RNA sequence: GAAUGAAAAAGGCAACCCUUUUAGAAAUAUGAGGUGCGCAAAACUAUAGGGCCUGUAAAAUGGCAGCCAGUUACCAUA
Numbered sequence: 001g002a003a004u005g006a007a008a009a010a011g012g013c014a015a016c017c018c019u020u021u022u023a024g025a026a027a028u029a030u031g032a033g034g035u036g037c038g039c040a041a042a043a044c045u046a047u048a049g050g051g052c053c054u055g056u057a058a059a060a061u062g063g064c065a066g067c068c069a070g071u072u073a074c075c076a077u078a
Base pairs, nucleotide, nucleotide: 003077004076005075012039013038017034018033019032020031022029023028037066043071044070045069049068050067051064052063053062
């Protein structure tokens, strides 16, 4: 450096739902508290890979990175 994620340690994220705040036509995003489905990249990337959602007579210029993908990274080395 590559590959892998069996065992272990440290540290981490947080779907859905509930209470509440804000933005939006919607999809959806967002601050606080609770919960903990799950994740070895559930970190980052959405004006240039595909896909999906909203919207429309048709059309994204609006969204989704916890769909695949791309980029970078912690620990370990069965």
Molecule: c-di-GMP-I riboswitch aptamer
Organism: Bacillales bacterium